[in-house]
RNA sequence: UUUAUACAUAGGCCGAAGCCUUCUGAAGGCACGGGGGAACCAGUUUUUGGGGCGAGUUUCUAAAGUUUAACCUGACUUGUCAGGCUGAACUGGGAAAGGGCUAACCCAGGCCCGAGCCCGUCAGCUAACCUCGUAGGCGAGAUGGGAAUAGUU
Numbered sequence: 001u002u003u004a005u006a007c008a009u010a011g012g013c014c015g016a017a018g019c020c021u022u023c024u025g026a027a028g029g030c031a032c033g034g035g036g037g038a039a040c041c042a043g044u045u046u047u048u049g050g051g052g053c054g055a056g057u058u059u060c061u062a063a064a065g066u067u068u069a070a071c072c073u074g075a076c077u078u079g080u081c082a083g084g085c086u087g088a089a090c091u092g093g094g095a096a097a098g099g100g101c102u103a104a105c106c107c108a109g110g111c112c113c114g115a116g117c118c119c120g121u122c123a124g125c126u127a128a129c130c131u132c133g134u135a136g137g138c139g140a141g142a143u144g145g146g147a148a149u150a151g152u153u
């Protein structure tokens, strides 16, 4: 000096998940979100179950591997093993619907996500009304142009 990794700092990010009061165990208020729930309207299709939160749904491909079901063949211990083929699911690699960031905003460019969980046979919309949540997880980088606003001269 360069590269990689780790730690720290934290003004920032995903998300409804924040603020205040009292108490210091809770709780309450505001705010932001979710669910249930008439008439009217819609809808008729319930094991091929159905539904909710969420952007997180759909599809293509490889036939290498694993699991499982049916069928065929062989062996024998007659219900177990092995092999073959077909289907399904998972793992790998893509694409699209959709979503996020790039430091209030817009355009372009760039980067990323495209999960997971819950209810329990049951829920369309839905005024009044009832009810629930306020978690969790990240973060040392910072591309150009435009518009707007504020200040100074």
Stems, first nucleotide, its partner, number of pairs: 012138003018030004031134006041124001049122001050119004057096005064091006071084006098113005105146004
The prediction has a mean pLDDT of 76. This is a predicted structure of a 153-nucleotide RNA (c-di-AMP riboswitch aptamer (ydaO/yuaA leader)) from a Syntrophomonadaceae bacterium. Lineage of the source: Bacteria > Bacillati > Bacillota > Clostridia > Syntrophomonadaceae. Of the family's consensus pairs, 92% are formed in the model. It was read from a public genome assembly, where an Rfam model found it.